[in-house]
RNA sequence: UUAUAACAAAGGCAAACCCUGAGUAAUCAGGGGACGCAAAGUAAAAGGGUCCGUAAGUUGACAAGGAAGUGAAGCUUAAGAGACAGCCUUACUGCCAAG
Numbered sequence: 001u002u003a004u005a006a007c008a009a010a011g012g013c014a015a016a017c018c019c020u021g022a023g024u025a026a027u028c029a030g031g032g033g034a035c036g037c038a039a040a041g042u043a044a045a046a047g048g049g050u051c052c053g054u055a056a057g058u059u060g061a062c063a064a065g066g067a068a069g070u071g072a073a074g075c076u077u078a079a080g081a082g083a084c085a086g087c088c089u090u091a092c093u094g095c096c097a098a099g
Base pairs, nucleotide, nucleotide: 004099012037013036017032018031019030020029021028022027035086041092042091043090046089047088048087049084050083051082052080054078055077056076057075058074
């Protein structure tokens, strides 16, 4: 110096939820708040995955005397410089310190 990583020390970040604002939405920003995190730092134009909206197909709830038509919810496919880094891999950076 590099990899892994314990005991401590100094600290750091901040889930759910609430308030305000932005967005069709996923979600994001600010404030409060702590579930947790050794990278819960950065990158979504490195790769996968999940989510959202749009389009098409499929199915068809409810209503109606019946039919046609309308068509909730679900499923599938497609593209999205749409979202998520606290989903995973990867890349870069990073405090202390045994073995």
Model confidence (mean pLDDT): 82 of 100. The RNA shown here (c-di-GMP-I riboswitch aptamer) has 99 nucleotides and comes from Candidatus Scalindua sp. SCAELEC01. The organism belongs to Candidatus Scalindua, within Bacteria. Of the family's consensus pairs, 95% are formed in the model.